[in-house]
């Protein structure tokens, strides 16, 4: 200084351009003498800005971060 991947819930993965899914964590409830396991529910999330489309987690552009190569 070039080039490339990849950014989604607290965490760890998912989603042909069409209602963001789950497991785990926390919390409540059931079962318990009581805790653990187990079951049943709540809560939470698309790195930022523009563009593109009837619609963008996803398609274009810049830009932050982080990893890898080159030099």
């Nucleotide at each position: 200084g070039g080039g490339g991947a990849c950014a989604u819930a607290g965490u760890u993965u998912a989603a042909u351009g069409g209602u963001a899914a789950a497991a785990u964590c926390u919390c409540u409830c059931u079962c318990u003498c009581c805790a653990a396991a187990a079951g049943a529910g709540a809560u939470g999330a698309u790195c930022c800005c523009u563009g593109u489309u009837c619609g963008a987690a996803u398609c274009a552009g810049g830009g932050u971060g982080u990893c890898c190569c080159c030099g």